RNA sequence: AAGAGGGAAUGAGGUAGUCGCGGGAUACCCAAAGGUAUCCUGAGGAAAGUCCGGGCUCCAAGAAAGGAUACUGGGUAACUCCCAGGAAGGGUAACCUUACGGAGAGUGCCACAGAAACCAAACCGCCCAAUGGCCUGUACAGGCUGAGGGUAAGGGUGCAAAGGUGGGGUAAGAGCCUACCGGUAGAGAAGUGAUUCUCUAGCUGGACAAACCCUGUCUGGAGCAAGGCCAAAUAGGAGGGUUUAACCCUCGGGUAGGCCGCUAGAGACUCAGGGUAACCUGAGCCCCAGAUAAAUGACUACCACCAAAGGGAAAGUAAUUUCCCUUUGGUUACAGAACCCGGCUUACAUUUCUCUCUUUCCU
RNA sequence: AGGUCCGUAGCUCAAAUGGCUAGAGCACCGGACUCCAAAUCCGGCGGUUGCGGGUUCGAGUCCUGCCGGACCUG
Numbered sequence: 001a002a003g004a005g006g007g008a009a010u011g012a013g014g015u016a017g018u019c020g021c022g023g024g025a026u027a028c029c030c031a032a033a034g035g036u037a038u039c040c041u042g043a044g045g046a047a048a049g050u051c052c053g054g055g056c057u058c059c060a061a062g063a064a065a066g067g068a069u070a071c072u073g074g075g076u077a078a079c080u081c082c083c084a085g086g087a088a089g090g091g092u093a094a095c096c097u098u099a100c101g102g103a104g105a106g107u108g109c110c111a112c113a114g115a116a117a118c119c120a121a122a123c124c125g126c127c128c129a130a131u132g133g134c135c136u137g138u139a140c141a142g143g144c145u146g147a148g149g150g151u152a153a154g155g156g157u158g159c160a161a162a163g164g165u166g167g168g169g170u171a172a173g174a175g176c177c178u179a180c181c182g183g184u185a186g187a188g189a190a191g192u193g194a195u196u197c198u199c200u201a202g203c204u205g206g207a208c209a210a211a212c213c214c215u216g217u218c219u220g221g222a223g224c225a226a227g228g229c230c231a232a233a234u235a236g237g238a239g240g241g242u243u244u245a246a247c248c249c250u251c252g253g254g255u256a257g258g259c260c261g262c263u264a265g266a267g268a269c270u271c272a273g274g275g276u277a278a279c280c281u282g283a284g285c286c287c288c289a290g291a292u293a294a295a296u297g298a299c300u301a302c303c304a305c306c307a308a309a310g311g312g313a314a315a316g317u318a319a320u321u322u323c324c325c326u327u328u329g330g331u332u333a334c335a336g337a338a339c340c341c342g343g344c345u346u347a348c349a350u351u352u353c354u355c356u357c358u359u360u361c362c363u
Numbered sequence: 364a365g366g367u368c369c370g371u372a373g374c375u376c377a378a379a380u381g382g383c384u385a386g387a388g389c390a391c392c393g394g395a396c397u398c399c400a401a402a403u404c405c406g407g408c409g410g411u412u413g414c415g416g417g418u419u420c421g422a423g424u425c426c427u428g429c430c431g432g433a434c435c436u437g
Base pairs, nucleotide, nucleotide: 001359002358003357004356005355006354007353008352009351013303014302015301016300017299018298019297021042022041023040024039025038026037027036028035029034044334048345049344051343052342053341054340055339056223057222058221059220066219067218068217069216070215071085072084073083074082075081086100087098088097089096090095101214102213106212107211108208110206123155124154125151126150127149128148132145133144134143135142136141137140163181164180165179166178167177168176184201185200186199187198188197189196190195227260228259229258230257237251238250239249240248241247242246267286269284270283271282272281273280274279304331305330306329307328308327309326310325311324312323313322314321315320364436365435366434367433368432369431370430373389374388375387376386382420391407392406393405394404395403413429414428415427416426417425
């Protein structure tokens, strides 16, 4: 310098003025409803998707079923989250990904191809060879044939063929034996543990549980339209009154509507301590939207930033780069609170900071 | 707020437990027949199975994250 990989931040630019909207406080006016003035405050990193986990509220209790989840240790109110570690896979590397319990409980499946695919198997090949048959030469020997058998080393098929490679061994072969490697089991060592390392043994068959299933752990259901209070109206109901029907009054009922729930909280910021980290503890300081068909906007001036065009200056052989001035345009993306938190996932213009790796060049 | 289901060719639908090159009808194109057309016959074109990732030897099918749509309940 080029390319690449992690982490963190930014997020309707700032100031002033005018007008306007939601919420709150204070003062004044008003019988009340309400109005006026001043001050304070007013969207996000994802407010989103509603995918997990909780708080909160209501529903009588238990069990089973069902559901969720799955390496190890830690964090947390809890988690399908986070941190650290292990293993496996990808990448030259930085680094990234993982739905990583169990296939020595059972059931199921492995198409096509292939001889054989789940209690393995003999198509080609290799080897033995019948008191068999045939031929040659004198009994005997040699040769041919190949009923029957051995063999998983070689060929071929396939995702997968019963451990792999070398040597020995054998009729030919074979963990049959042996060295190394892989796997399994046992023992020892290190580690809290997942696991790793070493030694020994016998030679030792797969894949799929994101197929059913088994095992461990967790799990009651509904959701702020939860739920509570006040309460116009209507139906049915209770009591009373007046003159039979009917009407009136009271209670009760509970709809519209209003109020509460509602925003001070597993809260934000700063500092100190503990911890590798997630996070925890302590001290200080602060209050930071609460609408209900739903407010959070518009304009002007200056500054700042960005883009385009034009002009000028500097560096350089040049391509080009940097700076200054003027004009015009723009200040945008994703998106918008609705009971509240902790996460995850997804979307995103512009810009900044920081760490690391690879390659090439220079010193 | 809670829940159920769907997405395959231009349109309407298939593809039984994952299996060989995803098929059919209509439509479209070409040819035959006809004086010309329609109908009929023959042939052909047309697919990111909504998108991305994974499991598996193998995915339209199984799992998962998104996108779009329909319906139900209070």